[in-house]
Context: one part of a larger RNA
RNA sequence: AAGUAACGAAAGAUAGGUGAGAAUCCUAUCCAUCGAAAACCUAAGGUUUCCUGAGGAAGGUUCGUCCACUCAGGGUUAGUCGGGACCUAAGUCGAGGCCGAAAGGCGUAGAUGAUGGACAAUCGGUUGAAAUUCCGAUACCACCUUUAAGCGUUUAAGAAAAGGGGUGACGCAGGAGGAUAAGCUGAGCGCACGGAUGGAAAAGUGCGUCUAAGAACUAAGUCAGACCUUCAAGGAAAAUCCGGGAGGUGACGAUAAGGUUUAAUGGGGAGCCGUAAGGCGAAGCAGCUGAAUUCACACUGCCAAGAAAAGCCUCUAUCGAGCAAGAAGGUGCCCGUACCGCAAACCGACACAGGUAGGUGAGGAGAGAAUCCUAAGAUGAGC
Repeated sequence: AAGUAACGAAAGAUAGGUGAGAAUCCUAUCCAUCGAAAACCUAAGGUUUCCUGAGGAAGGUUCGUCCACUCAGGGUUAGUCGGGACCUAAGUCGAGGCCGAAAGGCGUAGAUGAUGGACAAUCGGUUGAAAUUCCGAUACCACCUUUAAGCGUUUAAGAAAAGGGGUGACGCAGGAGGAUAAGCUGAGCGCACGGAUGGAAAAGUGCGUCUAAGAACUAAGUCAGACCUUCAAGGAAAAUCCGGGAGGUGACGAUAAGGUUUAAUGGGGAGCCGUAAGGCGAAGCAGCUGAAUUCACACUGCCAAGAAAAGCCUCUAUCGAGCAAGAAGGUGCCCGUACCGCAAACCGACACAGGUAGGUGAGGAGAGAAUCCUAAGAUGAGC
């Protein structure tokens, strides 16, 4: 220079409270902003930032009684959610082995390794902070014990491979159909309100009109030579299984969203009562629209021709004297679980107009997730 530039996109106002002190903290009422987001869930990453009490030196671009700051205390509860005690992909490691002055490199068997496969829980309530984890109700899975209908003991019940076979098992685009979620409307139903002035108890206004897994019974649709007899040389042994040949019957078979009943004499519920804690609690129907969800990569089309293994089912080899529906009781290991998560908590030196995978995503107008206005919800940007 100069107490100058700047104080990082942005709406606050009023009243009350607290306090030594208030434009800035708290509460209320208006107003305003977002609303395919500036709402909600969650992965990565962060790692206590979460909640409560206290504080105000420093951090906060001002202030500060406030805070993601400081101090103290507290908080993350699982057989079923995610991962492991299961499986494999790329990749990595790698007994023997091959190669190499050494170090070491490659690699078989094998091991490891999710971003994939397999696998049993839903609804409601509750805390200052946790919940598919606690609690209530109703379930399911695996194993153990007791009991036990029934079956079997060579006329073989039952179990069953590190073996055989099937399944698992897969691309993209397009269109049609079924169903549901969700939404809307109602002179339907229920509850509350119901105008100080002309009228208005109404065909007025506002709000609400729900309920899961599981179990039983059904089922649109889609797919399909389902089933029986027999032959026999393939599937490294065997096979009643798979594959192949011949004959017969003629849709019975497989899969499947959804629906109904139950679960539910439960839960929740607008609202009402109550200072609060808490208690009580109505209606719960009809019609329409209708998905990007699901049936299901099912069908049709196309070329770039679209994992593996476990698991499951089945077959025997083999074992074999007990097996067992149902009922009752019991057991259920380790790790994660707070909070932020388009952000002031992650990556950007900052409380930085940048960047950050996935899911849900309502109404009016609209082709639309565009755009404008709104709901739920969130916010008013630290001069």
A computed fold for a 383-nucleotide part of an RNA from a fermentation metagenome, annotated as large-subunit ribosomal RNA, domain III. RNAcentral holds the full RNA, with entries from SILVA.